[in-house]
RNA sequence: CCCGCGAUCGGGGAUGGAGUCCCCCGUUGAGCGCCCCACCUGGGCUGAUGGCUCCUACGGCGCG
Numbered sequence: 001c002c003c004g005c006g007a008u009c010g011g012g013g014a015u016g017g018a019g020u021c022c023c024c025c026g027u028u029g030a031g032c033g034c035c036c037c038a039c040c041u042g043g044g045c046u047g048a049u050g051g052c053u054c055c056u057a058c059g060g061c062g063c064g
Stems, first nucleotide, its partner, number of pairs: 009026005016055006033045004
């Protein structure tokens, strides 16, 4: 100096916050949603989660 593994640290997982678990990445990175259209353009759709629970915002229905 290079490679591999482990530990630690930090970061990321389509719009906010917290807990927990999981996955990924090491700044040359993880990540930056989907569908129709050859492209441009235009049109359509799901969700505040990676998963679960809660809060906030938003949406739907009902009651007062």
A computed fold for a 64-nucleotide RNA from Thermoleophilia bacterium UBA6103, annotated as Fluoride riboswitch aptamer (crcB RNA motif). It was read from a public genome assembly, where an Rfam model found it. NCBI's taxonomy places the organism under Bacteria, Bacillati, Actinomycetota, Thermoleophilia. The coordinates come from a structure-prediction model, not an experiment, and the mean pLDDT is 78.